[in-house]
Formats: sequence, C1' cells, structure tokens
RNA sequence: GGGUCCUUGGCGCAGCUGGUAGCGCACCUGCAUGGCAUGCAGGGGGUCACGGGUUCGAGUCCCGUAGGAUCCACCA
Repeated sequence: GGGUCCUUGGCGCAGCUGGUAGCGCACCUGCAUGGCAUGCAGGGGGUCACGGGUUCGAGUCCCGUAGGAUCCACCA
C1' cells in the first nucleotide's frame, strides 16, 4: 500500500425488509436482613466513531476520514 470485517450508555452485545434505540452486567433509590451477600420493585444514563450525501424519515443505504482486527503484497 491492497482486500475483508468491526466501531451503538461505564463494560459486553442486539437492532429483522429504512419507520419511537434495546438486553445483560454495572450504577442509583426503596423493600426484605442486625449487617454483607442475595432477591424483588422502581429509576437515571446513548450527538449510534467523525464529516457529508440520498430519503418524508438513516444505527440501518451511499461517499470520505479516523481507530481497531485479520489476510495479502512491498521494502530491507
């Protein structure tokens, strides 16, 4: 340098054919317990990597950029 794949709350991931962004863990509050752990109920948190485009509407489609994984090539 080229190919393929990935980037979504703090972490790990889902999101079908474009139509309100979800799950688990973590966190916060309440209840149970003498307390911890644990269980139950409730709650907060996301410019969907960045910048554009298409569209009535984009996490999803298109282009570019950045970062990461992997394979190939090149140099020596």